The part of an RNA shown here (small-subunit ribosomal RNA, 5' domain) has 529 nucleotides and comes from an uncultured Gammaproteobacteria bacterium.

[in-house]
Context: one part of a larger RNA
């Protein structure tokens, strides 16, 4: 010179657009951040309607009777309100399913098949979706919400009873499935594979709902997509780490797993890696990319993407297609809270915010209108994803602080040879203009979709008014390096990137006044190149 997730100092008008704990993977109050489906299912409750009974109360109606003509009496019908049964619609604790393994977040580990690349799986898995073929038949035991009873300070439980289901259990039925056996073909280096024709024999499905349009279920094949395992090649420092290893190396046999394999067991050999750096140690999440650079390289990896890896710290399985699972279960440990001391609760490396550290990093905002996602048959719910708004010159871009005229040149300040010179067309002072800014009216795109639907938002935009009105500074001035003079100071105070300046005429320090560079930002420090 160029850059930066900077941060300090003086300074600050306005807008776009992007970015913001780089330190404590420390410790968190408080909200919210994955919930939905009554079109699976009981049982429950609310609204309207509609049958049915008058058994219970309320007003009202008032026949026969009686009657001292005041009145007693109370059949009968009506409305309400209770009961009992059914309908539309609705609420939503529970059982059931689907989703919670995505989405968001962090770099903690990890020198590794973690990551890029090129391959391979003849050693696999896949819920939803989509396409194909077949089929949805019978039967059953339970059970929680409910009731009752009952224990605890709470957390949470415990008995008994009753009940439903797309829950759960048998049983039929079927193969293009599975498992085992048997024959004969091509292909493969090969354990095999493939295709056809078969054969035998075993086993194992299903859930209904419905507004009658569908919608789902169960087996099999195929497909997208997803994911899982393996190999070659590449990319940090260190020899002041030189030997490393016994499930180690390899075999047979089983186990185990969606599959391959010391992944694990037992047995049996005695091997496997290593100056092409093993082993240990230090350091680190890789990569598209980013900054510089002609370019080879060098540094780097923060914000967007694509992978990996973690979720207080260790372990551990469990459900499920999918986890060994951020707001899931379990033990274990340390730290916080609660207790009636018997025992209980928790996990912000999600959005916000808080304290703490620090040199240093933001609202506890507004909406789901858009885009996406999960459920849903749809209405629709939910979503701190994600869209907007806030605050920060943090950084890039624009833009503005006025334009023109105006004297041989006002006052003031500086310098001086005392004439004058500079500041300087600068002002003042005239004449215009309104980006800017205020005030006012009008006011959207973004909606996709006939009708409705915008959080941003009365935002951007336009129009009209008003007035130069609201808006300029850091830094430097010895050389390198563009820009000097006078006062003060007097090796003092003090500058200072290097060379150095300062001890009585300092262009170098301090001030003033002129001048230089840059500008809403100007120096300064810190890292890279």
């Nucleotide at each position: 010179g160029g850059a930066u997730g900077a941060a300090c100092g003086c300074u600050g008008g306005c807008g776009g657009u992007a970015u913001g704990u780089c330190u404590a993977a420390g410790g968190c109050a408080u909200g919210c951040a994955a919930g939905u489906c009554g079109a699976a299912c009981g049982a429950g409750c609310c609204u309207u309607c509609u049958a049915c009974a008058u058994u219970u109360g309320u007003a009202a109606u008032g026949a026969a009777g009686c009657u001292u003509c005041g009145g007693c009496a109370g059949a009968u019908u009506u409305a309400c309100u209770c009961g009992u049964a059914g309908a539309c619609g609705g609420c939503a604790a529970g059982u059931g399913g689907c989703a919670a393994a995505c989405g968001g977040g962090a770099g903690c580990g990890u020198a590794a098949c973690a990551c890029g690349u090129a391959g391979a799986u003849a050693a696999c898995u896949u819920a939803c979706c989509u396409u194909u073929g077949a089929g949805u038949c019978g039967a059953g035991c339970a059970u929680a919400a409910g009731c009752c009873a009952u224990g605890g300070a709470a957390a949470c439980g415990u008995g008994g009873u009753c009940u439903a289901a797309u829950a759960c259990u048998c049983g039929a039925u079927a193969g293009u499935c599975a498992u085992g056996g048997g024959g004969g073909g091509a292909c493969u280096u090969a354990u095999g594979u493939c295709a056809u024709u078969c054969c035998c024999a075993u086993g194992u499905a299903a859930a209904a709902c419905u507004c009658c349009g569908g919608u789902g279920c169960u087996c099999a094949a195929a497909g997208a997509g997803a994911g899982a395992u393996c190999u070659g090649c590449g990319g940090c420092u260190u020899a002041u780490c030189a030997g490393c290893u016994u499930g180690u190396u390899g075999g047979u046999a089983g186990g185990g797993u969606a599959a391959u394999g010391g992944c694990c067991u037992a047995c049996c050999a005695a091997g496997g890696c290593u100056a092409c750096g093993a082993c240990g140690a230090g350091u680190a999440g890789c990569g598209g990319g980013u900054g510089u650079g002609a370019g080879a390289g060098c540094a780097u990896g923060g914000c967007c993407c694509g992978c990996c890896u973690c979720a207080u710290u260790g372990g551990g399985a469990c459900u499920g297609a999918g986890a060994c699972a951020c707001u899931g279960c379990c033990c274990a440990a340390a730290c916080u809270c609660c207790u009636a001391c018997g025992g209980g609760a928790g996990g912000c490396u999600g959005c916000a915010g808080u304290c703490a550290a620090g040199a240093a990093u933001c609202u506890u905002c507004c909406a789901c209108a858009a885009u996406g996602g999960a459920c849903g048959a749809a209405a629709g719910u939910c979503u701190g994803a994600u869209g907007g708004a806030g605050c920060a010159a943090u950084a890039c871009c624009g833009c503005g602080u006025g334009c023109a005229g105006g004297a041989a040149g006002a006052c003031g300040g500086c310098c001086u040879u005392c004439g004058g010179g500079u500041u300087g067309u600068a002002a003042a002072c005239u004449g215009c203009u309104u980006u800017u800014a205020u005030a006012u009216g009008u006011g959207a795109c973004g909606a996709a979709u006939u009708c409705g639907u915008g959080a941003c938002g009365g935002u951007a935009a336009c129009a009209u008014a008003u007035g130069a009105a609201u808006a300029a500074g850091g830094g430097g001035u010895g050389g390198c390096u563009a820009a000097a003079u006078u006062c003060g100071u007097g090796c003092c105070a003090g500058a200072a990137g290097c060379c150095u300046c300062g001890g009585u005429a300092a262009u170098a320090c301090g001030a003033a006044u002129g001048c230089c560079c840059c500008a809403a930002g100007c120096g300064u420090u810190a890292u890279c190149c």
It matches the Rfam family "Bacterial small subunit ribosomal RNA".